[in-house]
Molecule: Lysine riboswitch aptamer
Organism: uncultured Lentibacillus sp.
RNA sequence: GGUAGAGGUGCGAAGACCAUCAGUACACAGUAGAAGGACUAUGGGAUCCGCUGAUGAUUGUGGAAAGGGGUAUUCGCCGAAACUUAAGAGAAGCUCAUAUUCUCGAAGUUGGUUCUGCUAUUGAAUAAAUACAGGACUGUCAUAUAGGAGACUAUAUGGAGGGCUAUC
Repeated sequence: GGUAGAGGUGCGAAGACCAUCAGUACACAGUAGAAGGACUAUGGGAUCCGCUGAUGAUUGUGGAAAGGGGUAUUCGCCGAAACUUAAGAGAAGCUCAUAUUCUCGAAGUUGGUUCUGCUAUUGAAUAAAUACAGGACUGUCAUAUAGGAGACUAUAUGGAGGGCUAUC
């Protein structure tokens, strides 16, 4: 270096279902009102809507979706995968600028799971994720000690997946 493989409440994807988003956006009708308004935000342009009263507010009748999450199933897997990031490419009604968000690529970080936090960030969120701090469990290797003829077992400490086991 190639090939095969192990960890366990293990990882991911897909469609389905469930809750949330939300009685929100939006549609229609009413009321008061009066000059602007247009969907990621701000500013400009184009175009469109608006004194035949828009946008916004409020009342009534209807009433979503995306993103994020959970469950089982199926499939693919064991750096599985997740997250972070200056610059780069693409998208968010058309167009320009800036910002924000999402996706891609590259680099970096993390052995895995789990619990706690009136810590921070993202998020509509009390969901969830990540980072950080502190615990628990677990696989693996190294070292030490004890037991054993040996294979190996137990305990303690330490390391990191660029690891570990088998084989060529």